The RNA shown here (Guanidine-I riboswitch aptamer) has 110 nucleotides and comes from Synechococcus sp. PNGco_S_binSS4. Rfam family: Guanidine-I riboswitch aptamer. About the family: This family represents a conserved RNA structure found upstream of the ykkC and yxkD genes in Bacillus subtilis and related genes in other bacteria. The function of this family is unclear although it has been suggested that it may function to switch on efflux pumps and detoxification systems in response to harmful environmental molecules.

[in-house]
RNA sequence: GGAAGUGAUUUCUAGGGUUCCGGCCUCCAGUCUCCCUGGGGGUGCCUGGUCCAAGAGAAAUCCACUGGGGUGACCCCCACAGUGCACGGAGGGACAAAAGCCCGGGAGGC
Numbered sequence: 001g002g003a004a005g006u007g008a009u010u011u012c013u014a015g016g017g018u019u020c021c022g023g024c025c026u027c028c029a030g031u032c033u034c035c036c037u038g039g040g041g042g043u044g045c046c047u048g049g050u051c052c053a054a055g056a057g058a059a060a061u062c063c064a065c066u067g068g069g070g071u072g073a074c075c076c077c078c079a080c081a082g083u084g085c086a087c088g089g090a091g092g093g094a095c096a097a098a099a100g101c102c103c104g105g106g107a108g109g110c
Base pairs, nucleotide, nucleotide: 007062008061009060010059011058012057015052016051020049021048022046023043024042025041026040027039028038029037030036063084064083065082066081067080069078070077085105087108091103092102093101
């Protein structure tokens, strides 16, 4: 200096915004007031439900490797145990929009 590998999925969480639901405000109509109902508009510095969501977060299942055991005996197979590392911008992008999502185990650092 170069190459290869450092695993996958599901459910969830940190987190995220505002398409839908709901909340709140407001306008119109249904009968004059109130209430209620329907429709329009606004609001995420509205707790929420739906929704998005972690390479370096969680759990589970699987997978890989190692170890000794089971077997007359390598392999195969079975069960068990162990191992499976990871500091990290800015900027840009998508979906309604934003984000620890994607660019990205990127740039950079050790």